[in-house]
RNA sequence: GGCCCCUUGGUCAAGCGGUUAAGACACCACCCUUUCACGGUGGUAACAGGAGUUCGAGUCUCCUAGGGGUCA
Numbered sequence: 001g002g003c004c005c006c007u008u009g010g011u012c013a014a015g016c017g018g019u020u021a022a023g024a025c026a027c028c029a030c031c032c033u034u035u036c037a038c039g040g041u042g043g044u045a046a047c048a049g050g051a052g053u054u055c056g057a058g059u060c061u062c063c064u065a066g067g068g069g070u071c072a
Stems, first nucleotide, its partner, number of pairs: 001071007010025003018055001027043005048064005
């Protein structure tokens, strides 16, 4: 340098172009408990960046960035 794959809350991880972007762990508050732990209820928090296609994009296309694989 060419080709292929990946990038979604703090971490992991789902999401066939159409509802308010699920879930687990973690964190916070409350309940429970003499206290802690366990358990229960609720809450905060995410689509790598840009452009395009579309009535509508996390999803499709292109570019860029980062990571991984492969060929030379």